Predicted 3D model of an 89-nucleotide RNA (Glycine riboswitch aptamer) from uncultured Marmoricola sp.
Rfam family: Glycine riboswitch aptamer. Rfam's curators write: This family represents the bacterial glycine riboswitch.
The prediction has a mean pLDDT of 76.
The source organism's lineage runs through Bacteria, Bacillati, Propionibacteriales, Nocardioidaceae and Marmoricola.
The model forms 90% of the base pairs in the Rfam consensus.

């Protein structure tokens, strides 16, 4: 690294808008689903950034890790994704 199993958290929240469906019905408009956009809150296990100690250096500066941290990005209904386990090449 490849394949194949496991694999977490956190609104299906609110508002718009749709040449999209269905329901009512007073035919004009109301709901409900779905998709798209945006706000707010959220979550950390793709990826990125940060920062000890041990240990490296003659000294000084420096280097150095994460499932710890920051939430850029990503994710918050399923589905993908997915650190990290486990087999087998």
């Nucleotide at each position: 690294g490849u394949g194949c199993g496991g694999g977490a958290g956190a609104g299906u929240c609110u508002c718009c808008g749709g040449u999209c469906a269905c329901u009512g019905c007073a035919c004009g408009c109301a709901g409900u689903g779905c998709c798209g956009g945006a706000g707010c809150g959220c979550c950390g296990a793709a990826g990125g950034g940060g920062c000890a100690a041990c240990u490296c250096c003659u000294c000084c500066c420096g280097a150095c890790a994460a499932c710890c941290u920051c939430u850029c990005a990503g994710g918050c209904u399923c589905a993908c994704g997915g650190a990290c386990c486990g087999c087998a090449c």